[in-house]
RNA sequence: GGGGGGUUAACUCAGCGGUAGAGUGGCAUCUUCACACGGUGUAAGUCAUGGGUUCAAAUCCCAUAUCCCCCA
Numbered sequence: 001g002g003g004g005g006g007u008u009a010a011c012u013c014a015g016c017g018g019u020a021g022a023g024u025g026g027c028a029u030c031u032u033c034a035c036a037c038g039g040u041g042u043a044a045g046u047c048a049u050g051g052g053u054u055c056a057a058a059u060c061c062c063a064u065a066u067c068c069c070c071c072a
Base pairs, nucleotide, nucleotide: 001071002070003069004068005067006066007065010024011023012022013021018055026042027041028040029039030038048064049063050062051061052060
């Protein structure tokens, strides 16, 4: 230098154009003498950044950033 893949909640990951989700973790509460486990509830997201297409974009297109792999 060229090609491919990843980037979504604190962490690990779903989500193939129509209201952004799960598990773990956090907080509250029930249970316990207390802790842990367990039950119930709840908060937490500019979907890496910028632009474009569309009635509508996490999703499609372009550029950029960053990480990983391959080629040179």
Molecule: transfer RNA
Organism: Cyanobacteriota bacterium